[in-house]
Molecule: SAM riboswitch aptamer (S box leader)
Organism: chicken gut metagenome
Formats: sequence, C1' cells, structure tokens
RNA sequence: CUUAUUGCGAGCGGCUGAGGGAGAGGCCCUGCGAAGCCCGGCAACCUGCUUGAUCAUACAAAACAGCAAGGUGCUAAAUCCUACGGCGGCUGCCGGAAGAUAAG
Repeated sequence: CUUAUUGCGAGCGGCUGAGGGAGAGGCCCUGCGAAGCCCGGCAACCUGCUUGAUCAUACAAAACAGCAAGGUGCUAAAUCCUACGGCGGCUGCCGGAAGAUAAG
C1' cells in the first nucleotide's frame, strides 16, 4: 500500500503493584487491584483434514459446508462515544475518515 472484518464470544485464577481505555475532546475503569507477565478461556483470518457445486478427456484447481486448533489475534463498556459528509425539526439513520486485526 491492497483486500476482508470490526454491536457476537471469552476468568470470582496466580505473580506484581499504579495506572489504563491509540491520539484530541468527552465519558468511564482502577488498591473490592490498573498496566505487565503466567495460566485459563474465546474466536476461526491464515493453516490442516473431510466434503465437493463448478471446470475438465484426465490430472490439477476449487465455491459452499463441517471438523481440528499449528501461526496470529482477542479476553470492561459497539472500535466506550464523538470528530468529516448526506438525510431528518431532534435523541437518530446512512456513508466516510482514523484506529485495530488478519492475509498478501
């Protein structure tokens, strides 16, 4: 940079001890224990196995579906909310940006 996803799900554990929720503005969480590490868990993007629409002479490929969990990821609040644009009288709806994750 490209593509896809981004209202689901997941601990009453151990160590440790003051911060954390990307940044800004809000609003929150936190010594009834933050962040971090370990363990546990969730999910199924990649991966593996099965199936096999389709294509094909055949081989190969392979949508969909199912199973597993090796590589990641995640495990307060919708990505906590909002920022930009459109519609609506308005709390709202739609789209975008930014961020995050995966694969390339």